[in-house]
């Protein structure tokens, strides 16, 4: 100098993955229709609205309320999902330097 990325060591960059934190979006929240339960009760189905938005729209408690009737209400706590932005790492894929190998 080439060459080569199969095998070792050290170290890149790029676009995935992993785990976290923060912001957005939503209040895990509102309507309506049917069904069931009744002070040891207060539940379920389904369909809309909410969101530059896909999925999701619960539980667990504690308080109040309905005197037997169709209707529940307020508080507390605890997630998943979508995008962004940041740190993390015995991770994957590809490019490719060093030494080293021919």
């Nucleotide at each position: 100098g080439u060459a080569a990325a199969a095998a070792u060591u050290a170290a890149a960059u790029a676009c995935g993955g992993u785990u976290c934190u923060c912001g957005u979006a939503u209040a895990a929240u509102c309507c309506u229709g049917g069904g069931a339960a009744u002070a040891u009760g207060g539940c379920c189905c389904a369909a809309a609205a909410g969101u530059u938005u896909c999925u999701a729209c619960c539980a667990a408690g504690c308080u109040a309320c309905c005197a037997u009737a169709a209707a529940u209400a307020g508080c507390u706590u605890g997630a998943c999902u979508a995008c962004g932005a940041g740190a993390u790492u015995g991770u994957g894929u590809a490019u490719a330097u060093a030494a080293g190998u021919a």
A computed fold for a 102-nucleotide RNA from Peribacillus asahii, annotated as Purine riboswitch aptamer.
The source organism's lineage runs through Bacteria, Bacillati, Bacillota, Caryophanales and Peribacillus.
The coordinates come from a structure-prediction model, not an experiment, and the mean pLDDT is 79.